[in-house]
A computed fold for a 394-nucleotide RNA from uncultured Friedmanniella sp., annotated as Bacterial RNase P class A. NCBI's taxonomy places the organism under Bacteria, Bacillati, Actinomycetota, Nocardioidaceae, Friedmanniella.
């Protein structure tokens, strides 16, 4: 200097003011307690704490909650090379094979074409149990004096030629009328036997065998393994309500309280099982005294959930790596019409002009881009700035 892999940050720092959570402190209301205390609502104060590497796409796995106490088969979906991690994965690591590159590296929809169907345009004789267009080689007829050509007929033949992205192995030989794995030697591949090396995919050598079976499964199948549903607007709980029932009180229609929990029609049921669960279907289980259908009415507030965990960082020890013990340390957001935002200085970035080359002056929301039940990935989008490893040239 190029390359190429993988980290780290995401404008800094200082003040005024304004937001949202949480602790502690004052006050204040309401309410429980015999009282101490105790719960909840305003408000003001002090501390502390507050948006990403993708917070995004909603593509993958889960935790969680509910159905729920949960099988069996066939659809149907996903996955595809070997070991390993991980809660798990379709994600990470490492290796094998392939196929790219001088290399460091990077790509791989990676079982199966001999268990079956389909495609493979056009050109070509012929595209998979393939074939004969130009040849080639024997014989017959005919012709031209003729070696020989030449037409034309029957037989061989797939070694040359052409076509093609691809034509039933490749080279040199024997052999043959002419040729052909018909046969020979070398070499590819496949099939079998064996050593070695490796947990394995696989790699390597060594022996027989003339065995020579295109391509395509990111075509449809096959074959291995996994897959239960919905999802935080999950779900739990508390208030309220229209009507009712029962108790108390008194001025007899009012009022308190407690419980239950709207009205009206119909069908069908009450273990002789309505109705509901188990993805989509059977089976088979299960729950079950009421359910389902219309048709009108009420409420739509509030608390939880909700942030302490597969949690961050640091050592150490094991491992080639992913990552795993183990010990020490932190606690780093919880809105709910949805909060972190204005502004002044410096400074550091970028763009513009000038310039005595020392600076000055202007302008910049300075990239992609806002959390909503969390978390372990993949992808996508992105200005710049730094740090390392490796590898290739000088």
């Nucleotide at each position: 200097g190029a390359g190429u892999c993988g980290g780290u940050c995401a404008g800094g720092c200082g003040g005024u003011c304004g937001c949202g959570g949480u602790c502690c402190c004052g006050u204040u209301g309401c309410u429980c307690u015999c009282a101490c205390g105790g719960g909840u609502g305003g408000c003001g104060g002090u501390a502390u704490c507050g948006a990403g590497g993708a917070a995004a796409g909603u593509c993958c796995g889960g935790a969680c909650u509910c159905c729920a106490c949960a099988g069996a088969g066939c659809a149907c979906g996903g996955u595809g090379g070997u070991g390993g991690g991980u809660a798990a994965c379709g994600c990470c690591c490492a290796c094998c094979c392939g196929g790219g590159g001088u290399g460091a590296c990077c790509c791989g929809c990676g079982g199966g074409a001999a268990a079956g169907u389909g495609c493979c345009a056009c050109a070509g004789a012929a595209a998979a149990c393939a074939g004969a267009c130009c040849g080639c080689c024997c014989u017959c007829a005919c012709g031209g004096c003729a070696a020989c050509c030449g037409u034309g007929g029957g037989g061989g033949u797939a070694a040359g030629g052409g076509u093609g992205a691809a034509a039933c192995g490749g080279c040199g030989g024997u052999g043959u009328a002419a040729g052909a794995g018909a046969c020979c030697a070398c070499c590819a591949g496949c099939a079998c036997c064996u050593c070695a090396g490796g947990u394995g995919a696989c790699u390597g050598g060594g022996g027989u065998g003339g065995c020579u079976a295109g391509g395509u499964a990111a075509a449809c199948c096959c074959c291995a393994c996994c897959g239960g549903g919905a999802g935080c607007a999950a779900g739990a709980c508390c208030a309220a309500g229209a009507g009712g029932a029962c108790g108390c009180g008194c001025g007899u229609g009012c009022g308190c309280g407690u419980c239950u929990g709207c009205g009206g029609a119909g069908a069908c049921g009450c273990c002789u099982g309505a109705g509901g669960g188990c993805u989509g279907c059977u089976c088979g289980c299960c729950c079950g005294a009421g359910u389902c259908u219309c048709c009108g009415g009420g409420u739509a507030g509030g608390u939880c959930g909700c942030a302490c965990c597969a949690g961050g960082c640091c050592g150490c020890u094991g491992g080639c790596a992913a990552c795993a013990g183990c010990g020490g340390u932190c606690g780093c957001a919880g809105a709910u019409g949805g909060a972190u935002g204005a502004u002044c200085g410096c400074c550091c970035c970028c763009g513009g002009c000038c310039c005595u080359c020392g600076g000055g002056c202007c302008g910049g929301u300075g990239a992609c881009a806002g959390a909503a039940u969390c978390c372990g990935g993949c992808u996508u989008a992105c200005c710049g700035a730094c740090c390392g490893g490796c590898u290739c040239g000088u």